RNA sequence: UUGAAUAAAGGCAAACUCAUCGAAAGGCGAGGACGCAAAGCUACGGGUCUAAAGCAGUGAGGCCAGGACAGCCGGGUUGCUGGGA
Numbered sequence: 001u002u003g004a005a006u007a008a009a010g011g012c013a014a015a016c017u018c019a020u021c022g023a024a025a026g027g028c029g030a031g032g033a034c035g036c037a038a039a040g041c042u043a044c045g046g047g048u049c050u051a052a053a054g055c056a057g058u059g060a061g062g063c064c065a066g067g068a069c070a071g072c073c074g075g076g077u078u079g080c081u082g083g084g085a
Base pairs, nucleotide, nucleotide: 001084002083004081011036012035016031017030018029020027021026034071040077041076042075044074045073046072047069048068049067050066054063055062
């Protein structure tokens, strides 16, 4: 500098369960492992989910400020190990 073949040291932890916060999506903690070479960090672009407030509506339901997701895809940024040059 470039990648993720293989291996090791190690790392993370889906579903689900319990507890807790939240209107919800979802978050946090414990257990648990489906997976992951950035499954580290970052809502910048797209996307998905939610919609207590607001909007219009007779209502059902709709739209939406806002919120959530980094383990949906890109971008940015930092980094372990090993291979190649």
Model confidence (mean pLDDT): 84 of 100.
Predicted 3D model of an 85-nucleotide RNA (c-di-GMP-I-GGC riboswitch aptamer) from a Syntrophomonadaceae bacterium.
Lineage of the source: Bacteria > Bacillota > Clostridia > Eubacteriales > Syntrophomonadaceae.
Rfam family: c-di-GMP-I-GGC riboswitch aptamer. Gene Ontology term of the family: cyclic-di-GMP binding.
Of the family's consensus pairs, 90% are formed in the model.